[in-house]
RNA sequence: AGAGUUUGAUCCUGGCUCAGGACGAACGCUGGCGGCGUGCUUAACACAUGCAAGUCGAACGGAGAUAAUGUUUUCGGAUAUUAUCUUAGUGGCGAACGGGUGAGUAACGCGUGAGGAACCUGCCUUAGAGUGGGGGAUAACAACGGGAAACCGUUGCUAAUACCGCAUAAGACCACAACACCACAUGGUGAAGGGGUCAAAGGAGCAAUCCGCUUUAAGAUGGUCUCGCGUCCCAUUAGCUAGUUGGUGAGGUAACGGCUCACCAAGGCGUCGAUGGGUAGCCGGUCUGAGAGGAUGAACGGCCACACUGGAACUGAGACACGGUCCAGACUCCUACGGGAGGCAGCAGUGGGGAAUAUUGGGCAAUGGGCGAAAGCCUGACCCAGCAACGCCGCGUGAGGGAAGAAGGUCUUCGGGUUGUAAACCUCUGUCCUUGGGGACGAAAAAAAUGACGGUACCCGAGGAGGAAGCUCCGGCUAACUACGUGCCAGCAGCCGCGGUAAUACGUAGGGGGCGAGCGUUGUCCGGAAUUACUGGGCGUAAAGGGUGCGUAGGCGGCUUUGCAAGUCAGAUGUGAAAUGCCUCUGCUUAACCGGAGGACGUGCAUAUGAAACUGUGAGGCUUUGAGUGCAGGAGAGGAAAGCGGGAAUUUCCCUAGUGUUAGCGGUGAAAUGCAUAGAUAUGGAGGAACACCAGUGGGAAAGGCGGCUUUCUGGACUGUAACUGACGCUGAGGGCACGAAAGCGUGGGGAGCAAACAGGAUUAGAUACCCUGGUAGUCCACGCUGUAAACGAUGGAUACUAGGUGUAGGGGGUAUCAAAUCCCCCUGUGCCGGAGUUAACGCAAUAAGUAUUCCGCCCUGGGGAGUACGGCCGCAAGGCUAAAACUCAAAGGAAUUGACGGGGGCCCGCACAAGCAGCGGAGCAUGUGGUUUAAUUCGAAGCAACGCGAAGAACCUUACUAGGUCUUGACAUCCAAUUAAAGCUAGUGAAAGCUAGUGUCCCUUCGGGGGAAUUGAGACAGGUGGUGCAUGGUUGUCGUCAGCUCGUGUCGUGAGAUGUUGGGUUAAGUCCCGCAACGAGCGCAACCCCUAUCCUUAGUUGCCAGCAUGUAGCGAUGGGGACUCUAAGGAGACCGCCGGGGACAACUCGGAGGAGGGUGGGGACGACGUCAAAUCAUCAUGCCCCUUAUGAUCUGGGCUACACACGUGCUACAAUGGCCGUUAACAAAGGGCAGCGAACAGGUAACUGCAAGCGAAUCUCAAAAAUACGGUCUCAGUUCGGAUUGUGGGCUGCAACCCGCCCACAUGAAGUCGGAGUUGCUAGUAAUCGCGAAUCAGCAUGUCGCGGUGAAUGCGUUCCCGGGCCUUGUACACACCGCCCGUCACACCAUGGGAGUUGGGGGCGCCCGAAGCCGGUGAGCUAACCAGCAAUGGAGGCAGCCGUCGAAGGCGAAAUCAAUGACUAGGGUGAAGUCGUAACAAGGUAACC
Repeated sequence: AGAGUUUGAUCCUGGCUCAGGACGAACGCUGGCGGCGUGCUUAACACAUGCAAGUCGAACGGAGAUAAUGUUUUCGGAUAUUAUCUUAGUGGCGAACGGGUGAGUAACGCGUGAGGAACCUGCCUUAGAGUGGGGGAUAACAACGGGAAACCGUUGCUAAUACCGCAUAAGACCACAACACCACAUGGUGAAGGGGUCAAAGGAGCAAUCCGCUUUAAGAUGGUCUCGCGUCCCAUUAGCUAGUUGGUGAGGUAACGGCUCACCAAGGCGUCGAUGGGUAGCCGGUCUGAGAGGAUGAACGGCCACACUGGAACUGAGACACGGUCCAGACUCCUACGGGAGGCAGCAGUGGGGAAUAUUGGGCAAUGGGCGAAAGCCUGACCCAGCAACGCCGCGUGAGGGAAGAAGGUCUUCGGGUUGUAAACCUCUGUCCUUGGGGACGAAAAAAAUGACGGUACCCGAGGAGGAAGCUCCGGCUAACUACGUGCCAGCAGCCGCGGUAAUACGUAGGGGGCGAGCGUUGUCCGGAAUUACUGGGCGUAAAGGGUGCGUAGGCGGCUUUGCAAGUCAGAUGUGAAAUGCCUCUGCUUAACCGGAGGACGUGCAUAUGAAACUGUGAGGCUUUGAGUGCAGGAGAGGAAAGCGGGAAUUUCCCUAGUGUUAGCGGUGAAAUGCAUAGAUAUGGAGGAACACCAGUGGGAAAGGCGGCUUUCUGGACUGUAACUGACGCUGAGGGCACGAAAGCGUGGGGAGCAAACAGGAUUAGAUACCCUGGUAGUCCACGCUGUAAACGAUGGAUACUAGGUGUAGGGGGUAUCAAAUCCCCCUGUGCCGGAGUUAACGCAAUAAGUAUUCCGCCCUGGGGAGUACGGCCGCAAGGCUAAAACUCAAAGGAAUUGACGGGGGCCCGCACAAGCAGCGGAGCAUGUGGUUUAAUUCGAAGCAACGCGAAGAACCUUACUAGGUCUUGACAUCCAAUUAAAGCUAGUGAAAGCUAGUGUCCCUUCGGGGGAAUUGAGACAGGUGGUGCAUGGUUGUCGUCAGCUCGUGUCGUGAGAUGUUGGGUUAAGUCCCGCAACGAGCGCAACCCCUAUCCUUAGUUGCCAGCAUGUAGCGAUGGGGACUCUAAGGAGACCGCCGGGGACAACUCGGAGGAGGGUGGGGACGACGUCAAAUCAUCAUGCCCCUUAUGAUCUGGGCUACACACGUGCUACAAUGGCCGUUAACAAAGGGCAGCGAACAGGUAACUGCAAGCGAAUCUCAAAAAUACGGUCUCAGUUCGGAUUGUGGGCUGCAACCCGCCCACAUGAAGUCGGAGUUGCUAGUAAUCGCGAAUCAGCAUGUCGCGGUGAAUGCGUUCCCGGGCCUUGUACACACCGCCCGUCACACCAUGGGAGUUGGGGGCGCCCGAAGCCGGUGAGCUAACCAGCAAUGGAGGCAGCCGUCGAAGGCGAAAUCAAUGACUAGGGUGAAGUCGUAACAAGGUAACC
């Protein structure tokens, strides 16, 4: 520090996800030791048991125990005194600390900084003063009584540092007060003076003295009150408030205060967020982060609040009190039923809840606290130990050597690799461990004593490698790969995504990576995320500018002078607790951890001082530049109202009995509905609405929007001028006002045309549409409402600055001119182009989307859900504004790129169409396919590019299929062992294979043996036309012989990519030329190769024969010849080379000459990058899987040849351009031939047969070419056409023609008279037509591949159909239009809204009741201290009781609110293969959208 994920690829936007760190954690697997920490986050749920706050006898009386002494004695004891010890009670201090918890609390609660001139403070410190003299009670105790108990009552006795008068007393307190000083608003301080009020307690000691007591002042400590600032979310919470806000007076408090009360006033708070709702203890800090921030508030520390729930006070220095009291409530326990007791959110512990959190331990040795004079006592505070890998830190599980690279595992190409120096083995060491010995610091200030931890830490000796390694991951992100199993199953998964038979992604194994006493998972927080952007983002098209203006609050604001000092800046002072974190040093062996009168930090707040540039503020100036006013001009569909109607168009219930004729009109792609003889259409009036031309990216206006003409009223802008004012300005909320298209609503008019709804006609599979004929609201006017639009420049307003060029509208200046026109300049508006700059790109570019300032709005939940629900506001309604969540997906999106596609465009080509010729589709037959059938009809091929295809030839074989009979190391290959012959022949059996029997016996040899062969046996293995062509190689088809496909370097672009390859011409061609940021190159094209057309040269047999010669009935038959044909080698020839026209002086093209041939001469071979997961595992090869007495092998028979039917490809025909016959005559090319071709001759009607010459072939042979020519006949008919079908008899091949071959002869003589929709081939030696040959092959050809003969027609042309190429355009497609994709319906699941209601919670309001208690009143009852009195008694004061205010819980009521639930209902989301259509994306087939 980044990475993955949207796409075919790219850039951007944008979300989701990951890598990091952390934790009071939990879970899974595993687990050796030690140190230091931490440990109920949930039920502030309920609690058994024990402990957690006591202490003081030096405050007091008593009681008890022990001892001593004395007295007494019944010798048991009793009693007195003294000493020591114990302590129930009175009394004092403490119990308000310490410890726990976080429920409540959004608050002066907390943090921070101030203030108290408005306050309190026990114990402690310092200082001053004092401590005199009296009185009456009471608990304990005793007696009696009540009660189950808790406990209580009556009577009697007694003490005090308990209680109460009196005296004394101030500088204390209260009221008055001359005077002085001070100050911060009320005021504060000091103080002469006189007046009033108020104190005390003793104890110990021989004593000194010490400890107390009272009062006063001050301090310290602790507390309390007030204020500034800060402190979560919701505005779908906008108004709240009656003690409320203030005043006067009183009460109350330690003290200020509506804190409380009476009266008076009507205030107070709030968009700078009151009130309400939700949530929450706050902070130092902690975690994270570069920081700013964000999250958090366990442990430790500070503050607050609480103590079963609610209320209340008492005591006290301090409480409204965790281990106190009273009352109410709930709960638990005891009970004799009358009544009582209790409060673990103290430490342990229990139950419960929960994913989850420990011992009913030791000790006061240390630190600290309470009491005490002290000793000491108490202390679950605390110090320790126990449990838990919960966290952090440290250590170990050994170290060195050791290659036969062992065995085993695993992989393998079978060679080996790997585990791996790892192990074994050898030599060592001793941390932890075991054991023996020693043994602390922590403890202390004179000494002694005192240790829970603990015989712990630590040290020494001995022992022995012995007791100590797991977890997770290995597709990418992300370090680490193989095998097997599984087969969209089981499963994995943080995201992308893996798994459908070769899974590095599932499971296991081997190996490897990571971390390590841990490892992984889950959860939460921060980070990455600049993804709420202060640091640090955006708003034309990605999410995002309000529809527009005016204007309030607020924010911002021109030049200049001067003052102030709020902001700002500077240094200073106080504070910002400690701990934590950082730096440095130090102590535990190190570290974690801990320590230090260590340092720095603590970015803050406050105070005082200073500075004055900027902001602010006060005062002043501006004959000024922003803004406004005036004056002078001209422009304009700016607005409102009234009037006019010119013309064009439209309509016709009306004029209608006008004019005017007669039969149609109208409408469409084509039609029909409709209108019309009751007279339409045409023509004249009437009526309503809109204003052609002018008219212009022209004008006015804030936007919406504005267009005939005239008048009236009226707003704004612009130009010029510089007279006036003197900053008067800009922006503008969610608060206000106004305007605001269309549609729509209300009331009343109007209504020609157009036209939702509606009706009819068409179209269509349907057509609730598009098209047509009609047609109502509406459109128009007036007055109201609505308040929305893709209200768009998808671009808020203002100001300033930043190259140019060119139009246009308005105004002005200058030049020129007689004037206009022209030219130059300035301002304002409105357009286009374009540089810098900017932008993701597209683009914007002085009218910015540039550079800056300022104000406003909006967005940052990514897409969907949804601009929806609920709530609120507005509206007559329709609806509008505001505006979520659950749930769901990993994308949604912008711009641009390359393709592909379009019922987009342009250019061009092709037998693509057109023009022609011949066909197919109809018939019969042949052949292939589908289907059906079958035991089997083997398998494959499937639009073009399967279908006379694999198959260049299924009777057996082939053969893969089927029925049946057989074999199991096998029909075939290699290896081993044994045996020997085997093969063949004969016989039997059998359908055959086979089995049985007989016969038969190999070659070489150094005689050991060897070679080939067969049989038997065992196992390795063979074998498979079994599967997968979607695992493959090879081969092939197709686009397509189409002209394309690419690369290097350079350049352009952020990039994918582009350029080149586009453009202008040209070509069959990316063929060539020209131009050009391209320059070159490669694969294709062309050429080079073969055949063919002309000629030449060479050669001359088997070919040829002109001339010469011989021979024959005749024949190159013979001699001979090379002239010719021909054969087969080599060459020549054609290149737009020449001439002319066109073209750009080009490429090229048109015409001509010459030439056998003319513009690649014709044909062939040759097939770029690639596409179709195209075809083939059945040609072959091959991975993997499968079968192994069978899916292998063999045999016989059958089948592949079936047959209601459908299709493809062919053959033969339908006839006279013909059929048949005939005599005759012709003319080829290319091939084949020894298991062959087979002449001649003979036989046969023929197929063919017999005999047999020649020929391995330019020699012989197949072999006759046929159409054709000539002559004859048939005469338009189902025929002398046509030949199917069938019968009979033959021939040939073959082991065998029944299923199931071919041929011949005779007989038979079907359909068919030129073929519907549709469709195929062909542009010249082509189509058509005619025959010939070959491969395969025993035989079988209408098929296939070749060969020649005869030999046309047409082509205007490129509008259309099909296919293709190039450029361009649109795209939501990229599996690429056979694409994508929308909505209803049906089904399943999920969350949500509405819903008659129902249930529950929290909060307030009103009323009723009213405990305890404080306060007030009363107090006839009771009453020790003081007063009066001799006393009785009275008084003062107090108490009980009663009454009242307030008052918790409780009860009743009405509403609001939040949840849960609800028959039914609504839409939404999700879900491999459901239904209906085809709305959108291309002109998406009616442009789309608001």